[in-house]
RNAcentral holds the sequence, with entries from ENA and Rfam. Predicted 3D model of a 71-nucleotide RNA (transfer RNA) from Auxenochlorella protothecoides. NCBI's taxonomy places the organism under Eukaryota, Viridiplantae, core chlorophytes, Chlorellales, Auxenochlorella. A source record names the gene trnC. It matches the Rfam family "tRNA". Rfam links the family to the GO term triplet codon-amino acid adaptor activity. Rfam classes the family as a transfer RNA.
RNA sequence: GGUUGGGUAACAUAAUGGUAAUGUAUGGGAUUGCAAAUCCUAUAAUGGCAGUUCGAUUCUGCCCUCAACCU
Numbered sequence: 001g002g003u004u005g006g007g008u009a010a011c012a013u014a015a016u017g018g019u020a021a022u023g024u025a026u027g028g029g030a031u032u033g034c035a036a037a038u039c040c041u042a043u044a045a046u047g048g049c050a051g052u053u054c055g056a057u058u059c060u061g062c063c064c065u066c067a068a069c070c071u
Stems, first nucleotide, its partner, number of pairs: 001070007010024004018054001026042005047063005
């Protein structure tokens, strides 16, 4: 330098253009003689800038960043 794939909450992982989901973690509560486990509840996210669209995590372009391969 070229090709391909990825970037979503503190962490891991979903979402075929229509309310961004689940688990772990964290705060609060229930339960218990005290805990653990369990249950309820709350907080918290789409890498950046544009474009297409009534509507973009999703499609398109550029940039940033990570990984693999080729040279």